[in-house]
RNA sequence: CGGGAUGUGGCGCAGUCUGGUAGCGCACUUGUCUGGGGGACAAGGGGCCGCCGGUUCAAAUCCGGCCAUCCCGA
Repeated sequence: CGGGAUGUGGCGCAGUCUGGUAGCGCACUUGUCUGGGGGACAAGGGGCCGCCGGUUCAAAUCCGGCCAUCCCGA
């Protein structure tokens, strides 16, 4: 320098192809059960999707640019 992949709550991921309410597991908070611990059950809080623009009635999703990490090639 060229090509590719990934980027979404604290962590790990799905959702993108086919635009239409952002979800799952773990963790966290509260309550109940338990003598306590552990555990089980119920309820709850937390993210506008790496950044900036564009298209659209509507964008995590489509288009362009940029950034970060990883891989391949020179």